[in-house]
RNA sequence: UGUGUAAAGGGCAAACCGGGAGCGAUCCCGGGACGCAAAGCCACGGGUCUCAUUGAGACAGCCGGGUUGCCGCAA
Numbered sequence: 001u002g003u004g005u006a007a008a009g010g011g012c013a014a015a016c017c018g019g020g021a022g023c024g025a026u027c028c029c030g031g032g033a034c035g036c037a038a039a040g041c042c043a044c045g046g047g048u049c050u051c052a053u054u055g056a057g058a059c060a061g062c063c064g065g066g067u068u069g070c071c072g073c074a075a
Stems, first nucleotide, its partner, number of pairs: 001074004011036002016031006034061001040067003044064003047059005
């Protein structure tokens, strides 16, 4: 630098349920595991969604991009 067939040690955690925050999208904590090799982080471009709509927000587990990183393999 490329790569994720197999392995090891691990990591994250969809739906759903309980509690809490918010008008809402949605978020936080606990349980739970559908999946994930960046399903770590960042709203930069596109997209979707919400509202007390001429503005303000949500989604990084929709795609692209940026950035950091574990293990194995190859050069």

A computed fold for a 75-nucleotide RNA from a Candidatus Bipolaricaulota bacterium, annotated as c-di-GMP-I-GGC riboswitch aptamer. The organism belongs to Candidatus Bipolaricaulota, within Bacteria.